[in-house]
RNA sequence: ACAAACGGUUUCUAGGGUUCCGGCUUUCCUCAGCCUUGGGAAGGCGUCUGGUCCGAGAGAAACCGCCAGAAAACCGUUAGCCCUGCAUCAACAGCAGCGGCUAAUGGCAUCUGGUACACGGCGGGAUAAAAGCCCGGGAGGA
Numbered sequence: 001a002c003a004a005a006c007g008g009u010u011u012c013u014a015g016g017g018u019u020c021c022g023g024c025u026u027u028c029c030u031c032a033g034c035c036u037u038g039g040g041a042a043g044g045c046g047u048c049u050g051g052u053c054c055g056a057g058a059g060a061a062a063c064c065g066c067c068a069g070a071a072a073a074c075c076g077u078u079a080g081c082c083c084u085g086c087a088u089c090a091a092c093a094g095c096a097g098c099g100g101c102u103a104a105u106g107g108c109a110u111c112u113g114g115u116a117c118a119c120g121g122c123g124g125g126a127u128a129a130a131a132g133c134c135c136g137g138g139a140g141g142a
Base pairs, nucleotide, nucleotide: 007064008063009062010061011060012059015054016053020051021050022048023045024044025043026042027041028040029039030038065115066114067113068112069111070110074107075106076105077104078103079102080101081100082099083097084096085095086094117137119140123135124134125133
């Protein structure tokens, strides 16, 4: 200096821890005493498979958005021509029109294609806690 867009959300997964549920476990209380079971109280364990929960820029899928091209009928703009009226003795120029035709151009339902590539710490942050979450397509590297 150049650059079409190169984006968002949802669901899920890899993964994650332990607030809640569940599981395991300790002590105490509870029916004369003891044991077991049940119930209650106070704790511990995520090196507890789990349910709830968190969860990917570089994982998956879907929907939307965006970009490019085409786009019927329709809508708009510009130009030219025609028609009608005004104007005029009559014309020209000019002005007007729920008018017509042609050309160019813009919009539009919809359709087709595209939306690439991507090695990556330490450390810190949030949440109950942690993580491929966030800092972060960062630092750095190629």
A computed fold for a 142-nucleotide RNA from Tildeniella torsiva UHER 1998/13D, annotated as Guanidine-I riboswitch aptamer. The organism belongs to Tildeniella torsiva, within Bacteria. The sequence was found by an Rfam model in a public genome assembly. Model confidence (mean pLDDT): 81 of 100. It matches the Rfam family "Guanidine-I riboswitch aptamer". For this family Rfam cites "New RNA motifs suggest an expanded scope for riboswitches in bacterial genetic control" (Barrick et al., Proc Natl Acad Sci U S A, 2004).